A computed fold for a 1201-nucleotide part of an RNA from Candidatus Hodgkinia cicadicola, annotated as large-subunit ribosomal RNA, half B.
Taxonomically the source falls in Candidatus Hodgkinia (Bacteria, Pseudomonadati, Alphaproteobacteria, Hyphomicrobiales).

Context: one part of a larger RNA
RNA sequence: UUCGCGCUGAAGGAACUCGGCAAAUUGAACGCGUAACCUCGGGAGAAGCGUUGCCUCCCCUCGGCGCAAGCCGAGAUGUGGCUCAACAAAGAGGGAGGAGCGACUGUUUACCAAAAACACAGGACUCUGCCAAAUCGAAAGAUGAUGUAUAGGGUCUGACGCCUGCCCAGUGCUGGCAAGCGAACGGCGGAGGUCUCGAAGCUUCCGCCGCAAGUCCCAGUCAACGGCGGCCGUAACUAUAACGGUCCAAAGGUAGCGAAAUCCCUUGUCGGGUAAGUUCCGACCUGCACGAACGGCGUAACGACUCCUCCGCUGUCUCCAGCGCAAGCCCAGCGAAAUUGAAUUCCCCGUGAAGAUGCGGGGUCCCUGCGGCAAGACGGAAAGACCCCGUGCACCUUUACUGCAACCUUGUGUUGGCGUCGCUCAUUGGCGUGCGUAGCGUAAGCGGAAGGCGACGACCCUCUCGCUCUCGGACGAAGGUGAGCCCCCAAUGGAACACCGCUCUCGCCGUUGUCGUUAACCUCAUCGGAGGCCAACCCUCCGAAACAGCGCAAGGGGGCCAGUUUGACUGGGGCGGUCGCCUCCCAAAACGUAACGGAGGCGUGCAAAGGUAAGCUCAAAUCGGUUUGGAACCGAUUGUUGGAGCGCAAUGGCACAUGCUUGCUCAACUGCGAGACCCACAAGUCGAGCAGGGACGAAAGUCGGCCAUAGUGACCCGAUGGUUCCGAAUGGAACGGCCAUCGAUCAACGGACAAAAGGUACGCCGGGGAUAACAGGCUAAUAGCUCCCGAGAGCACUCAUCGACGGAGCUGUUUGGCACCUCGAUGUCGACUCAUCGCAUCCUGGGACUGAAGAAGGCCCCAAGGGUAUGGCUGUUCGCCAUUUAAAGCGGUACGUGAGUUGGGUUCAGAACGUCGCGAGACAGUUCGGUCCCUAUCUGCCGUGGGCGCUAGAAUGUUGGACGGCCCCUCCCUCCAGUACGAGAGGACCGAGGGGGCCGUACCGCUGGUGUUCCCGUUGUCCCGCGGAGGGCACGGCGGGGUAGCUACGUACGGAAGGGAGAACCGCUGAAAGCAAAUAAGCGGGAAACCCCGCCGAAGAUUAACAUUCUACGUUAGGGCCGUGUAAGAUUAACACGUUGGACAGGUCAGAUGUGCUAGCGCAGCAAUGCGCGCAGCUUACUGACGCUUAAGCCCGAAAG
Repeated sequence: UUCGCGCUGAAGGAACUCGGCAAAUUGAACGCGUAACCUCGGGAGAAGCGUUGCCUCCCCUCGGCGCAAGCCGAGAUGUGGCUCAACAAAGAGGGAGGAGCGACUGUUUACCAAAAACACAGGACUCUGCCAAAUCGAAAGAUGAUGUAUAGGGUCUGACGCCUGCCCAGUGCUGGCAAGCGAACGGCGGAGGUCUCGAAGCUUCCGCCGCAAGUCCCAGUCAACGGCGGCCGUAACUAUAACGGUCCAAAGGUAGCGAAAUCCCUUGUCGGGUAAGUUCCGACCUGCACGAACGGCGUAACGACUCCUCCGCUGUCUCCAGCGCAAGCCCAGCGAAAUUGAAUUCCCCGUGAAGAUGCGGGGUCCCUGCGGCAAGACGGAAAGACCCCGUGCACCUUUACUGCAACCUUGUGUUGGCGUCGCUCAUUGGCGUGCGUAGCGUAAGCGGAAGGCGACGACCCUCUCGCUCUCGGACGAAGGUGAGCCCCCAAUGGAACACCGCUCUCGCCGUUGUCGUUAACCUCAUCGGAGGCCAACCCUCCGAAACAGCGCAAGGGGGCCAGUUUGACUGGGGCGGUCGCCUCCCAAAACGUAACGGAGGCGUGCAAAGGUAAGCUCAAAUCGGUUUGGAACCGAUUGUUGGAGCGCAAUGGCACAUGCUUGCUCAACUGCGAGACCCACAAGUCGAGCAGGGACGAAAGUCGGCCAUAGUGACCCGAUGGUUCCGAAUGGAACGGCCAUCGAUCAACGGACAAAAGGUACGCCGGGGAUAACAGGCUAAUAGCUCCCGAGAGCACUCAUCGACGGAGCUGUUUGGCACCUCGAUGUCGACUCAUCGCAUCCUGGGACUGAAGAAGGCCCCAAGGGUAUGGCUGUUCGCCAUUUAAAGCGGUACGUGAGUUGGGUUCAGAACGUCGCGAGACAGUUCGGUCCCUAUCUGCCGUGGGCGCUAGAAUGUUGGACGGCCCCUCCCUCCAGUACGAGAGGACCGAGGGGGCCGUACCGCUGGUGUUCCCGUUGUCCCGCGGAGGGCACGGCGGGGUAGCUACGUACGGAAGGGAGAACCGCUGAAAGCAAAUAAGCGGGAAACCCCGCCGAAGAUUAACAUUCUACGUUAGGGCCGUGUAAGAUUAACACGUUGGACAGGUCAGAUGUGCUAGCGCAGCAAUGCGCGCAGCUUACUGACGCUUAAGCCCGAAAG
């Protein structure tokens, strides 16, 4: 000296602080007494109050022993005595009230989170019938379970109480399933190739038919995933809206709760509590963004949970003080570490990769230790965890992409027997069927045909039936009736009917065949069970059975698992925007030229809007003409440069046309192409001319699209047409090549693949100050401040005061911009502590003006000496509030200060709410919790030594001491004086006196604190043999006091007065400029600021000062070592003393002081105990006396002469 541990503390008592953190309080036993509430168990040790030791006696109760008398022990009431205090030490709940969350006891992140998270009993849904479901496994096998739906698995919720609303549109699940889609496979048909051709066969391909799950579809289901509206109007104050209208939806949030662990605005509003309440409690309801088993609302009990309050208690604090242990320090011994480019390692201002010990300038500075402090060395430690980047990694998610396990389904193999039924298809036989219009009317087609049918029953009838239907009928059956009917002909029509033949469409009945389906049966594969003692095999019996299981093929399904993707630019990244092409400006008179610079367009159009030949001239204005106007059509005039037009943006171009009109037309051609432009490449652009065959024009000639510049996409792959190319033994074919053409919002447009989204706060790696967040730097838009102008108002009056619209500056405190140092680390808000500077001054001081009567103010000028609050709330800075004050200033200092403290906030890992997201997860939203390391080398600073110097060596002292530092504040009262002033109310300047606050310095006589070396009391226990008296340990055991010292809460003192120079300001004299003017020369006044004065340090003040004294050869003057010590001290140093000429310390004696009356003996009392001898005994550090002990001795030390 510090903090770790421990103790005590005046007055106050949470004022501390994020928060009573820490500490203190409480504590045992017995007696009494105990609230709300309640699940009646609790709450409860609630709270609160009292007693307790030792001794004695009386009475009572009980226990042990004893034959008994009685003895011993315990307890209760009362009596008496002692102490400050008797659970006297130790051990041992502080309590209460109100909220949140969770029911509870439990569990958890071993090593930063113990919680509101997990679990839980209870509730619900769902799956599972036993070889169970579910789970592990490749399988065998196993768990489930030696269990069987009162069982087992999964999910959600989370005791208990009251309850749990609406929605099935989406997604999921379950069920259904007519039609649609739907694979392998099966069947049928077709096309190509092969063959000289055809058929067949083979082969390639295509189409159709049949067929599962699934999907679509239809339902159900929310204690499945989930969801649960908007606008407008309306009541006789206003407000509000029971009411009405309208739109949308699957349904529009019910009960309950509500600024909440959920409310942004927000510290909502009101009430309560407080002097004061961003927290808390109770309400309200405007619920950004509560809400009913991801449960809603309550709830006694419980909680090392979170919040608020009260009582008690305290050093948490006002405000710190003292003491003990430990560390530090000194001595002896032993003896690490990180770090370290090298160091001969100052300050200021500047500069500089933008914050310098090292550069520039100036200042300061003898050499060198030790103890301390931490401001700097962008200190140490850890290749930043934030941020960005990487065609990095990992893990997680999903309706990213692509696979894949399980699973579902179909076919087939293992796989056999018997039979029934229906349907499809094919086949063939019979019967029927066929309606445009016109026409007698239901005309299937073609052909033949002049006759055919009829008692073997014609025409006709039936309110009888079937079938079909074009709704008129047709066909058939039944009944009746009883002799004709149809065709030809005519008409109509594309076709003419009777009858016969051959056919077609569709339907019905039957034959044969194939395929398939459905529901059964059997046993011989196969599977399961049992028995034959176990195992294997085999046998027998029972059950199942061609199913299942298993193999192969196929469709579905599939974050269970796996591999990956998830663009770039970017004044950080993300969000937004953009990404190719054309035009203009930027672009600096060639070309070219960037930016997330400023403006616009394109992703085509046109068979004429192309070619050619000929012809024509626009826009606009004025005038005239019904509707007619600014603007429609007609006419006239003007119209030298286009103000129009040229399909489409802009630019350039064009009137002798590139514009407009008309005629004829297809050059919007084929094969080429000298030479140029542009240019990294690849691309892109222009192009005379030649050949062919054309169009127009009388011809010359023009024409290889369009006035020009946009209208786009490399390679690969595939397709179509053509082709004298190729053709795997040969001939063909296929494939390929070549020519032409097609398929790209490959638009991230020079295009990674045919095929791709997200999360990470659990994260990891490599890098970056190439790039963000802090700080610095530059800048100064923003901000702050000042000034100019002066419209106005101020009753009049710009300027007492305020000052619009505008303008000019300054500062570097705000918000920003930039991205310059730092990402191989410059710790971030606030608080605490300690400061230091600026002045744009909050107070105090001096002044001018005032719309200054006084008092109190306003505004401005000067002024930085000093001073400049405590609480309530909140993490807050800030702010609001309460109460003070002379005042409660504004800023800088890495938003001063974490190798000084804190860690409440922010900003890791846990958890919850609201909201967003399908999800993983996310939120400058909220909420509870959550490891702060460093022994100081250098500089710096505070102290303290040694060396050397200061020219002989010393001692003592000094300085109008250079220089540096400290101090510097202010209020109230009284008198002047109730005076000046004022109508009054009120009420001074100047001057004088007194008393405070704060700050500072010193001290300990007083008042207090402490006082582990002093005294006393006392508990438990042990020791000294026992008793007595003492001692040890228990925080000095605890308790009551207290000397010295150290201290504040105590006491004393200080800030003054004065001088100089001078600020704003006020003046004198006074010219230039015959005046005036405080100024030019000169002079005066004038402030807490400046310089002195006051106090402190100070001659290393290297310019090393001065004075006095001592020292002459003697180790002298003097000094040191050493010793004894201290009111001195880390060590050193300083100071005192060092032997009879000595009190330095110890010791002794005496005293003081403190404590409180020793031991012993006597007396009193049954005893505890009291009284007497006796203000006794003891008494540290204090005062004095006394040589009893220790202060033995040794060394250094100068010149001239």